Background
A computed fold for a 362-nucleotide RNA from a Thermoleophilia bacterium, annotated as Bacterial RNase P class A. RNAcentral holds the sequence, with entries from ENA and Rfam. Model confidence (mean pLDDT): 76 of 100. Lineage of the source: Bacteria > Bacillati > Actinomycetota > Thermoleophilia. Rfam family: Bacterial RNase P class A. Rfam classes the family as a ribozyme. It is recorded under the gene name rnpB. The model forms 96% of the base pairs in the Rfam consensus.

RNA sequence: UGACGCAGGCCGGGUGACCGCGUCGCCUUCCCCGGAAGGCGCCGAGGAAAGUCCGGACACCGCAGGGCAGGGCGCUGGGGAAACCCCAGGCGGCGAAAGCCGACGGAAAGUGGAACAGAAAGCAAACCGCCGUCGAGGCGUUCUCCGGAGGUCUCGACGGUAAGGGUGAAACGGUGGGGUAAGAGCCCACCAGCGUCGUGGCGACACGGCGGCUCGCUAAACCCCGUCCGGUGCAAGGUGAAGCAGAUCCCGUUGACGCGGCCCGCCGAGGGAUCGGGUACACCGCUCGAGCCGUGAGGCAACUCCCGGCCUAGAGGGAUGGUCACCCUCGACAGAAUCCGGCUUACAGGCCUGCUAAGGAA
Numbered sequence: 001u002g003a004c005g006c007a008g009g010c011c012g013g014g015u016g017a018c019c020g021c022g023u024c025g026c027c028u029u030c031c032c033c034g035g036a037a038g039g040c041g042c043c044g045a046g047g048a049a050a051g052u053c054c055g056g057a058c059a060c061c062g063c064a065g066g067g068c069a070g071g072g073c074g075c076u077g078g079g080g081a082a083a084c085c086c087c088a089g090g091c092g093g094c095g096a097a098a099g100c101c102g103a104c105g106g107a108a109a110g111u112g113g114a115a116c117a118g119a120a121a122g123c124a125a126a127c128c129g130c131c132g133u134c135g136a137g138g139c140g141u142u143c144u145c146c147g148g149a150g151g152u153c154u155c156g157a158c159g160g161u162a163a164g165g166g167u168g169a170a171a172c173g174g175u176g177g178g179g180u181a182a183g184a185g186c187c188c189a190c191c192a193g194c195g196u197c198g199u200g201g202c203g204a205c206a207c208g209g210c211g212g213c214u215c216g217c218u219a220a221a222c223c224c225c226g227u228c229c230g231g232u233g234c235a236a237g238g239u240g241a242a243g244c245a246g247a248u249c250c251c252g253u254u255g256a257c258g259c260g261g262c263c264c265g266c267c268g269a270g271g272g273a274u275c276g277g278g279u280a281c282a283c284c285g286c287u288c289g290a291g292c293c294g295u296g297a298g299g300c301a302a303c304u305c306c307c308g309g310c311c312u313a314g315a316g317g318g319a320u321g322g323u324c325a326c327c328c329u330c331g332a333c334a335g336a337a338u339c340c341g342g343c344u345u346a347c348a349g350g351c352c353u354g355c356u357a358a359g360g361a362a
Stems, first nucleotide, its partner, number of pairs: 001358001003356001005355007013327007021044002024041008046333001050344002053342005058233004065264004070229005075089005090104001091102004105224002110222002112218002127165002129161011142149002173191006192214001194211007237284004246275006258266001291310004296305003328331001
């Protein structure tokens, strides 16, 4: 320099004028308990506010109790309030590399599954092939004591064989050598795997020695092991005000309701259904928080700590917009509704940093 390479981080039109909207503060005026209008000032969507997939805070269910059932998670160490989260590492897979991906405990506890093809898919199995024995037949080169023996080919029967072919996603360890009638862990070397011992590491695990010789796949199939989980979500829940009319039925101190899928334990007097009637106003919860920015310290990192600074939407018929001018690379996905930490998904375009392959120069 640079590849439609890799990883990480950041931005998400800008400036000005005018008009308009929402919360809050101050001032003025009007009704004057408390509100209404106007003016001024501050602030006013996002990196995902989204999906609602995880985890919490908070609130209520009297306590958040026990068991069963059910569900989530699953290599190691660390971080974090916690997590289907993050960081570092191990192992496996992919890539030439930077790097990326992985629900990554258990298949010698048990049950089940493997379509099609194939002989056979799990106490293995013989379709083709290879080999042996026996029988029948053909050939006719060898030997012969002329009776045969031996060889070779074909067919049949019985048997051996998992090396080779073929089927399949997968065929009972792989490669090479010995061995054998042909073969086979039958034997040997190396490799993979298993068991065991030693060394290193906090650990996952790695490396090395020895042993016997092989015990298939599937658990985001049931299951087993370990670990965690009570339920409902701010329309939670609380306060005030206004208004109304009850009727019928059912359950309940032999324990209802609470309590959720069930049982136990606890509690102790009301509870439920249908019809009818009334209201649908105000306030709190509500945004200062596991907060943001900067500096320093510890740590490989995630992250933590010290100090200083900042306040940055809080609606409830629900604000965050419009017009004009100028500029540029001509502007994507999309918009709060209790809050926070994650994950995932959508996204025009642009910027920065580090690294890898390749080429060039010194």